[in-house]
RNA sequence: CCUCGAUAAAGGCAAACCGGCCGCAAGGCCGGGACGCAAAGCUGCGGGCCGGCGGAAACGCCGGCAGCCGGGCUGCCGAA
Numbered sequence: 001c002c003u004c005g006a007u008a009a010a011g012g013c014a015a016a017c018c019g020g021c022c023g024c025a026a027g028g029c030c031g032g033g034a035c036g037c038a039a040a041g042c043u044g045c046g047g048g049c050c051g052g053c054g055g056a057a058a059c060g061c062c063g064g065c066a067g068c069c070g071g072g073c074u075g076c077c078g079a080a
Stems, first nucleotide, its partner, number of pairs: 004078002012037002017032006035067001041073003045070003048065007
C1' cells in the first nucleotide's frame, strides 16, 4: 500500500414516528428522534422501484429514491 473489518479508539451519519415548511404527487428541507450503517460520503452511469402526464397497450416524456443491487469518484481508524 492492497485486501479485509474487531466486543479497539476517536469521531460521523440517522430508519420509523412527531412538528414546521416546500411539492399535484413520489418525495425534499429544517428541528426533534434512533432502527440501523465502515462508505447510510458524493454521483441517476446500468438495472430496479415510486409519482405525474400521455397512450387501448407496448411504451414514451418529466420528476423522485444513493438507507434496493451494481458501476464511478473520494475518505477516518488499524486488531486478526

Predicted 3D model of an 80-nucleotide RNA (c-di-GMP-I riboswitch aptamer) from a Pirellulales bacterium. Its mean pLDDT, the model's own confidence on a scale to 100, is 90. Its Rfam family is "c-di-GMP-I riboswitch aptamer". Rfam links the family to the GO term cyclic-di-GMP binding. It was read from a public genome assembly, where an Rfam model found it. Taxonomically the source falls in Pirellulales (Bacteria, Pseudomonadati, Planctomycetota, Planctomycetia).